Description:
Small-subunit ribosomal RNA, 5' domain from an uncultured bacterium, 513 nucleotides, folded computationally. Its Rfam family is "Bacterial small subunit ribosomal RNA".

Context: one part of a larger RNA
């Protein structure tokens, strides 16, 4: 001086703006945290209207056929790879920083060209069987697309080829020539001469943007040498494989190499960084909140879909745990928000709200959003305000001291004249939104009323360090951060009276400079 702090004491006044499991990455009961889209589809529900019939009480009720607005389990299509969590592992291109890719990928968006023809076989959802105790399966049937699959048409893509250019070794780029490979015909709405035209929202391919991302490199990044030797896909070729892509990334074969004292290897220890915090710097410490990167996601391991994953709230496998079970098999992962149990010295409510800002999807109306914006709770921190203001000497009472005269407390109090800040009551009341829409909130903020009332405590006094006496104890009880106090007058130990520092906080305790 600083803190993500604890613990005493003070039960305690308000207000703002932050913070808030630092320990068990231990186990989790509940509920919510990622869904949308009927303007892809088929179908089921739904019933409003409309007709015609019946029955009579003549305007009501029933059949019938018609079915409009709505919902929506399944299919399909988009997005569950963002958003939030946690730091466990990792000394590594991980991370900061400069820089490469002639070695690479990029859904939605955006700019330019082009184009969207023609066919076809299924599944689900239904419904029929049947298995099971559940989860859930399995078999026959039937039907759709923006689902799937042929076939045309097409290159700048790929393969072979020719020419120009240019470069940074491999190569790159432009113009040509020959064989392979697209498509949603869709879906609303406008017009119509039903032939089609055409808005718009999806769709294809190509080129090039954006913006995210791979992966390479230089230099930078902790202790121990009482860790000195480590290495066999290891180090290099060749040719295949596979990747978006370059490579021992992985395979056959060949060579026998790589790395080390400029610290290899091998142990411990750790997320890095902007930034914090100290310090006149240098530098030393930390890496809560907030921002940027990585890693993880009950433990280990794989992969599939997909533009992106080896995927927190997706799947399969194996392990522990814990539930359910009809014993045959099945569920399930809070290091998403609350919130429990446990560990601890210690850290917050099972709150409102999509009204703002984002975000996903949807043409849109809207839905979803524990991301976010609020509010709740703790003196956890800075900050700001209050616990009144003048006046008042018989220097009251009381308390303490005393040389017994007084002296101090101490203008303090009482008295007297005021104000109302915070609070407390009552009334008005926003910005925040852009037309609508406001959780926060009847909040902030303005106005009026009463009444001095509701709101002071902690450490300390021997020196260092400011602030002295008095009693009571008698190396006893006790103080102590060093020095050191205490064995009969203790300014060091208790009380008490004065005194001093801070102040809604004071002191002690950790870590760190």
């Nucleotide at each position: 001086g600083a803190u993500g702090a604890a613990c005493g004491c003070u039960u305690u006044g308000c207000g703002g703006c932050g913070u808030g499991c630092c320990u068990a990455a231990u186990a989790c009961a509940u509920g919510c945290a990622a869904g949308u889209c009927g303007a892809g589809c088929g179908a089921a529900u739904g019933a409003a209207u409309u007709a015609a019939g019946a029955g009579c009480u003549u305007g009501c009720u029933c059949u019938u056929a018609u079915g409009a607005a709505g919902u929506u389990a399944g299919c399909g299509g988009c997005g569950g790879a963002c958003g939030g969590g946690u730091g466990a592992g990792u000394a590594a291109c991980a991370c900061g920083u400069g820089g490469g890719u002639a070695a690479c990928c990029u859904g939605c968006c955006c700019a330019u060209a082009a184009g969207a023809c023609u066919g076809g076989g299924a599944u689900a959802a239904c419904u029929c069987c049947g298995g099971g105790a559940a989860a859930c399966c399995g078999g026959g049937g039937c039907u759709a697309a923006u689902a799937c699959c042929g076939g045309a048409u097409a290159a700048c893509a790929u393969u072979u080829u020719g020419c120009a250019c240019c470069g940074c070794a491999u190569g790159g780029u432009g113009c040509g020539a020959a064989a392979u490979u697209c498509a949603a015909a869709g879906g609303c709405g406008g017009c119509u001469u039903c032939g089609g035209c055409u808005g718009u929202c999806a769709c294809u391919u190509a080129u090039g943007g954006a913006u995210g991302g791979a992966c390479c490199c230089g230099c930078g990044u902790c202790g121990c040498a009482u860790u000195a030797g480590c290495u066999a896909g290891u180090u290099g070729g060749u040719g295949a494989g596979g990747u978006a892509a370059c490579g021992g990334c992985u395979c056959a074969c060949c060579a026998a190499g790589g790395c080390a004292a400029c610290g290899a290897u091998g142990c411990g220890u750790a997320g890095c960084c902007g930034a914090c915090c100290u310090g006149a710097g240098a530098g030393g410490g930390u890496g809560a909140u907030c921002g940027g990167c990585c890693a993880c996601a009950c433990u280990g391991g794989g992969a599939c879909u997909g533009a992106g994953a080896c995927a927190c709230g997706g799947c399969c496998c194996a392990g522990a745990c814990u539930c359910c079970u009809a014993c045959g098999g099945g569920a399930g992962g809070c290091a998403g928000c609350a919130g429990u149990g446990g560990g601890g010295a210690a850290u917050a409510u099972u709150g409102g709200a999509c009204a703002a800002u984002g975000g996903g999807c949807g043409c849109a109306a809207g839905c979803c959003u524990g991301a976010u914006c609020c509010a709740g709770c703790c003196a956890u921190g800075c900050c700001g305000c209050g616990u009144g203001a003048g006046u008042g000497a018989u220097g009251a009472a009381g308390g303490c001291c005393c040389u017994a005269g007084g002296g101090u407390u101490g203008u303090a109090a009482a008295g007297c004249u005021c104000u109302u800040u915070c609070g407390g009551c009552g009334g008005g009341g926003a910005a925040g939104a852009u037309a609508a829409u406001g959780a926060c909130g009847g909040u902030a903020c303005c106005c009026g009323c009463a009444g001095a009332a509701g709101a002071a405590g902690c450490c300390c006094c021997g020196g260092c360090c400011a602030a002295c006496u008095u009693c009571g104890u008698g190396c006893c009880a006790g103080c102590a951060g060093c020095c050191g106090c205490g064995g009969u007058a203790a300014u060091a130990c208790g009380a008490a009276g004065g005194g001093g520092g801070c102040u809604a906080g004071c002191g002690u305790u950790g870590c760190u400079c």